[in-house]
C1' cells in the first nucleotide's frame, strides 16, 4: 500500500442483506422474600447505534469519505 471482517446501554451481543418502536443477557436501582442476606420472581433507569456527508417523507440499516480494532496478502 491492497483485500476481508468488525465498531450498537457499564460489559458481551442480536438487529444491518430486505429502511419505519433499538432488543436480549449480565451488571445497576426499586419491590417481593428473609431474623438478616444471597438466590429466585416482578418492575425499572440507562443508547450522539465510531465520526462526517449524501439519498429518502423517514437511515443503526442503502451510497461516499474518514477514524479505530482484528486478520490476510504484498
Nucleotide at each position: 500500500g491492497g483485500g476481508c471482517c468488525g465498531g450498537u446501554a457499564g460489559u458481551g451481543u442480536a438487529g444491518c442483506c430486505a429502511g419505519g418502536c433499538u432488543g436480549c443477557a449480565u451488571a445497576g436501582g426499586c419491590g417481593c422474600u428473609u431474623g438478616a442476606a444471597a438466590a429466585c420472581c416482578g418492575c425499572u433507569a440507562g443508547g450522539u447505534c465510531c465520526g462526517g456527508g449524501g439519498u429518502u417523507c423517514g437511515a443503526a440499516u442503502c451510497c461516499c469519505c474518514g477514524c479505530c480494532g482484528g486478520u490476510c496478502c504484498a